Source information:
Predicted 3D model of a 328-nucleotide part of an RNA (large-subunit ribosomal RNA, domain IV) from Yoonia tamlensis. The full RNA is in RNAcentral, with records from Rfam. Its Rfam family is "Bacterial large subunit ribosomal RNA". Taxonomically the source falls in Yoonia (Bacteria, Pseudomonadati, Alphaproteobacteria, Rhodobacterales). The prediction has a mean pLDDT of 89.
Context: one part of a larger RNA
């Protein structure tokens, strides 16, 4: 100087992206427990008190014939220590957003999370030699199943609840009509030949699927607006005019895990708050199963806030023990 332990005066998070570490909190009985809530729960909430030792006293219980033996619960009174759950072991706690209901799963070896998975909830597809799915095929799975079944897709407990567009793309339905392959067809033509004949082109008509064409679906894929005026202070604009659109964002939320200006603008918290909470709406660029708005429990998740502790820190300092180093 390093590592790894112990201590520390006052103060006590000033430390630092963040209390990271590290302190503290632990355990059995008793008392007592708050918002909220899905009445399960939160809850070991939080917050306190006793706990060794001896005497003595009361009640009980088991076993035994009894004598007693062993044992449990309470009261009263006294002792000793710095320290009584005497060592090890052995929750810190509360209080508010976000996100995810939750239990789980995951990047084996830099990420465990708000991802993934779920019960639930929708759309679709399958009539059973099902669909699907693996195989060139037999054949298997899908099932020794049978629509309350299997298969794909989306989305995620529960509550409220899911608004408008079918113009485009996708997919469903359509006995009409346009177009259309091979096929059929064979008017009419060519070549050759003395002819029969051989051998070529080849028009009208008939000909499916597809498109196109009409119509349906948006818990398919995916979309959901400008401009000008206007009310008796101002300002605002229920209202009116216009111009496009398939239809022009309902309900909820809204400086948000989403907001560029932006540290927006008022509160609140602090002595001071770019974070953080409650609002306002001006939503650069939220919005409803690529779900939207809450939500009680969870959560090694993540933001801020208080108690409580404390060498993180002002600000270092001493001791162990092993290095390093010096010298032999």
């Nucleotide at each position: 100087c390093c590592a790894c332990a112990u201590u520390u005066a006052a103060g006590g998070a000033a430390c630092u992206c963040g209390g990271c570490a590290a302190a503290a909190u632990a355990c059995c009985u008793c008392c007592g427990u708050a918002a909220g809530u899905u009445c399960g729960c939160g809850a070991g909430a939080a917050g306190g008190a006793g706990g060794c030792c001896c005497g003595u006293u009361c009640a009980g219980a088991a076993c035994g014939c009894a004598a007693g033996u062993u044992u449990u619960g309470g009261g009263c009174g006294g002792g000793g220590g710095c320290a009584c759950a005497a060592a090890c072991c052995a929750g810190g706690g509360g209080g508010u957003g976000g996100c995810g209901a939750c239990u789980g799963u995951u990047u084996a070896c830099u990420a465990a999370a708000a991802a993934c998975a779920c019960a639930g909830g929708g759309c679709u597809c399958u009539g059973c030699g099902a669909a699907g799915u693996c195989g060139u095929a037999a054949g298997a799975c899908g099932a020794c199943g049978u629509a309350u079944a299997g298969g794909g897709u989306c989305u995620g407990a529960c509550g409220c609840c899911u608004g408008c567009c079918c113009g485009g793309u996708g997919c469903c339905u359509g006995a009409a009509g346009g177009u259309u392959a091979a096929a059929a067809g064979g008017a009419g033509g060519a070549g050759u030949g003395c002819a029969a004949g051989c051998u070529c082109c080849g028009a009208a008509u008939u000909g499916a699927a597809g498109c196109c064409c009409a119509g349906g679906u948006a818990a398919a894929c995916g979309g959901c607006g400008g401009c000008c005026g206007u009310a008796a202070c101002u300002a605002u604009a229920a209202c009116g005019g216009u111009c496009c659109u398939a239809a022009g964002g309902u309900a909820g939320c809204g400086a948000a895990a989403u907001u560029c200006c932006u540290u927006g603008u008022c509160g609140g918290g602090u002595a001071a708050g770019u974070u953080c909470c409650g609002a306002c709406c001006u939503g650069c660029a939220c919005g409803a199963a690529u779900g939207g708005c809450g939500u009680a429990a969870c959560g090694a998740c993540u933001u801020c806030c208080c108690c409580g502790c404390u060498g993180u820190c002002u600000c270092a300092a001493a001791u162990g023990u092993g290095g390093a180093c010096u010298c032999a």